This is a predicted structure of a 354-nucleotide part of an RNA (large-subunit ribosomal RNA, domain IV) from a marine eukaryotic metagenome. Its Rfam family is "Bacterial large subunit ribosomal RNA". Gene Ontology terms of the family: structural constituent of ribosome and ribosome.
Context: one part of a larger RNA
RNA sequence: CCCUCGUUAAGGAAUUCGGCAAAACGACCCCGUAACUUCGGGAUAAGGGGUUCCCAUGGCGUGAAAUCCGUUUCUGGAUGGAGCGCUUGUGGGAUGCAACAAAUUAGCUCAAGCGACUGUUUAACAAAAACAUAGGUGUCUGCAAAGGGGAAACCCUAAGUAUAGGCGCUGACGCCUGCCCAGUGCUGGAAGGUUAAGGGGCGGGGUUAUCCUUCGGGAGAAGCUCCAAACUGAAGCCCCAGUGAACGGCGGCCGUAACUAUAACGGUCCUAAGGUAGCGAAGUCCCUUGUCGGGUAAGUUCCGACCCGCACGAAUGGCGUAACGACUUGAGCACUGUCUCAACGAGGGACUCG
Numbered sequence: 001c002c003c004u005c006g007u008u009a010a011g012g013a014a015u016u017c018g019g020c021a022a023a024a025c026g027a028c029c030c031c032g033u034a035a036c037u038u039c040g041g042g043a044u045a046a047g048g049g050g051u052u053c054c055c056a057u058g059g060c061g062u063g064a065a066a067u068c069c070g071u072u073u074c075u076g077g078a079u080g081g082a083g084c085g086c087u088u089g090u091g092g093g094a095u096g097c098a099a100c101a102a103a104u105u106a107g108c109u110c111a112a113g114c115g116a117c118u119g120u121u122u123a124a125c126a127a128a129a130a131c132a133u134a135g136g137u138g139u140c141u142g143c144a145a146a147g148g149g150g151a152a153a154c155c156c157u158a159a160g161u162a163u164a165g166g167c168g169c170u171g172a173c174g175c176c177u178g179c180c181c182a183g184u185g186c187u188g189g190a191a192g193g194u195u196a197a198g199g200g201g202c203g204g205g206g207u208u209a210u211c212c213u214u215c216g217g218g219a220g221a222a223g224c225u226c227c228a229a230a231c232u233g234a235a236g237c238c239c240c241a242g243u244g245a246a247c248g249g250c251g252g253c254c255g256u257a258a259c260u261a262u263a264a265c266g267g268u269c270c271u272a273a274g275g276u277a278g279c280g281a282a283g284u285c286c287c288u289u290g291u292c293g294g295g296u297a298a299g300u301u302c303c304g305a306c307c308c309g310c311a312c313g314a315a316u317g318g319c320g321u322a323a324c325g326a327c328u329u330g331a332g333c334a335c336u337g338u339c340u341c342a343a344c345g346a347g348g349g350a351c352u353c354g
Base pairs, nucleotide, nucleotide: 001349002348003347004346005345006344007343008342010340011339014338019335027051028050029049030048031047036041038172052094053093054092055091056090057089058087059086060085061084062083066079067078068077069076095099107333108332109331110330111329112328113327114325115324119131120130135170136169137168138167139166140165141164147156148155149154173320174319175318176317178250179249180248183247184246185243186242187241188240189239192238193237194236198232199231203227204226205225206224207223210219211218212217251269252268253267254266255265278312279309290306291305292304293303294302
């Protein structure tokens, strides 16, 4: 010097990103216990007092001896209170620094955020606000179900049957969930347009029996063969509707009130429609340590407001919410070697020698 411990004057978070770590609380009995609340909780809330031993006394239980009575003389009844057991009672006294004397054994409170809760997770850097969840909702599925596995047979779903099963989103509960169907998706529609193979075969090409010939060549039926127009031809697409707890989206400029400021109001452009309720410097706010208030002697954090929302917003849910949380943030009480500021001690290493 390192590791693991013990104790510490005065102060008591001044330490630090942060009370990290440590200390403190701790058992049982009695008293007492707030806001809030889904009336169950919150709650061991918080906050107090007691606890050992001895003596006396009380309480509860059991109920002996003795006495009396009686007649189904018996293992009867009554009175009686000894002894014994328990004790959460009361009073007095004793000892020690300390009486749950060891060990085991919640620190507490206030406020906010997120997630309702118990649960699950990155085996070996993340336990959470992430996942799940009950509940809500949409959609598919009538059973040889939909969906899934499998070249197939067949199997799961299910020895189930729409109060069932699959899939998607949301995520207890309370109050709610606005506008837009133009685009994309999905569902429905079938009049018209477009549209494949196929059908169809107008027409054309090749070949040549034959014919013509100026012998160079030309014409050319049937058959075979190649190309092929009109017309016909489904779904789809175009088209027409519906649909947002489907993917998603939810404006700009200018002017105006008898101080100023602001604009209930007006004008205009664009859009499918221009963000409703609620919330808001938020886990979302760049400017920003916004401004005001609270808390502190002093507060970029925190809490309450304001609204100018760079860039909240309604099941990619909005806003609240008792209970819960090894979650996150701020404040306080208690407590302390975290610190002012270090000291001493114990054990084990390091070091020296063997």
The prediction has a mean pLDDT of 87.